Source information:
This is a predicted structure of a 75-nucleotide RNA (transfer RNA) from Vulcanisaeta sp. JCM 14467. The prediction has a mean pLDDT of 84. Its Rfam family is "tRNA". It is annotated as a transfer RNA. The source organism's lineage runs through Archaea, Thermoproteati, Thermoproteota, Thermoprotei and Vulcanisaeta.
RNA sequence: GGGCCCGUAGUCUAGCCUGGUUAGGAUGUCCGCCUUACGAGCGGGAGGUCCCGGGUUCAAAUCCCGGCGGGCCCA
Numbered sequence: 001g002g003g004c005c006c007g008u009a010g011u012c013u014a015g016c017c018u019g020g021u022u023a024g025g026a027u028g029u030c031c032g033c034c035u036u037a038c039g040a041g042c043g044g045g046a047g048g049u050c051c052c053g054g055g056u057u058c059a060a061a062u063c064c065c066g067g068c069g070g071g072c073c074c075a
Base pairs, nucleotide, nucleotide: 001074002073003072004071005070006069007068010027011026012025013024020058029045030044031043032042033041051067052066053065054064055063
């Protein structure tokens, strides 16, 4: 330098193909219940520039383009 893949709460990740209600789950964290007490269990809360910018569209995490970062392969 070229090709391919990936980027979504603190962490891991579904959704992307085929655009459409308030972006879902697990874990962690906080509060409560339960317990003699601590795990475990149950209920609830907070926590997201969906990597960045632009385009298309009535509408973009999703489609298109250009960047940034990471991984693999080739040279």